Context: one part of a larger RNA
Molecule: large-subunit ribosomal RNA, domain VI
Organism: Nostoc sp. RF31YmG
RNA sequence: CGGAGGAUACUUGCGGGGCUUUCUCCCUAGUACGAGAGGACUGGGAGGGACACACCUCUGAUGUUCCAGUUGUGGCGCUAGCCGCACCGCUGGGUAGUCACGUGUGGACGGGAUAAACGCUGAAGGCAUAUAAGCGUGAAACUUCCCCCUAGAUCAGGUAUCCCGCGUAAGCGAAGGCUCCUCGUAGACCACGAGGUCGAUAGGCCGGACGUGUAAGCGUGGCAACACGCUCAGCCAACCGGUACUAACAGCCGAACG
Numbered sequence: 001c002g003g004a005g006g007a008u009a010c011u012u013g014c015g016g017g018g019c020u021u022u023c024u025c026c027c028u029a030g031u032a033c034g035a036g037a038g039g040a041c042u043g044g045g046a047g048g049g050a051c052a053c054a055c056c057u058c059u060g061a062u063g064u065u066c067c068a069g070u071u072g073u074g075g076c077g078c079u080a081g082c083c084g085c086a087c088c089g090c091u092g093g094g095u096a097g098u099c100a101c102g103u104g105u106g107g108a109c110g111g112g113a114u115a116a117a118c119g120c121u122g123a124a125g126g127c128a129u130a131u132a133a134g135c136g137u138g139a140a141a142c143u144u145c146c147c148c149c150u151a152g153a154u155c156a157g158g159u160a161u162c163c164c165g166c167g168u169a170a171g172c173g174a175a176g177g178c179u180c181c182u183c184g185u186a187g188a189c190c191a192c193g194a195g196g197u198c199g200a201u202a203g204g205c206c207g208g209a210c211g212u213g214u215a216a217g218c219g220u221g222g223c224a225a226c227a228c229g230c231u232c233a234g235c236c237a238a239c240c241g242g243u244a245c246u247a248a249c250a251g252c253c254g255a256a257c258g
Stems, first nucleotide, its partner, number of pairs: 001152001005163007015149004021049007033038001051106005059100004066093005071086006110144003117137004164258001165172002176253004180196005201247003204243005211235002217230005
């Protein structure tokens, strides 16, 4: 820009893409078959490999925004307590998130038309013949079934709902949308999604959870290192709730029945 008024929501699917895998064991059955050795078709069941998708309850990894321990050195006048730097200084753990080594699920079943192949009926050609007319069975291939995208599918589809008003005039500015702002289940940007005071969108604060592992200070004991008590303490990110304290300010586009 188009889709023959302007919008919002939900859809159909022309067409396109994806998937398509394989093994072992058990039962049928030590049956059919076979002198024996051996050993099925068929049908049913169970468990795997690789691959794919999703997820984070469990297990584990990461987690330079959390906690603790600790070395050297510098600083806060000193002690104590802290802070800077040294690969996050090193070490032990670890929430959310992201992941796999973790968990769950998938290939299917079925329908249609067929290939090779196997048949029924059956003449030409009194027989025979699956073929000449006609009718069947029959593959991971074809087409469906399953998943994803899709109406710029320009033959541009469908359904539902909303709007087209007031004023003498200036002007106001419908449904709806956008800029802008607060953000994240989204993300390179855009887009998408949650919100913008009629508000819990983010921050703060409050409560909880999770993590760390018992703070500082004081007391007691010990020559001391240190231990114990107050103390399952103190601190605590992204998690779960609550609460307007802070910030969501301020503007624009968009018509009159096609």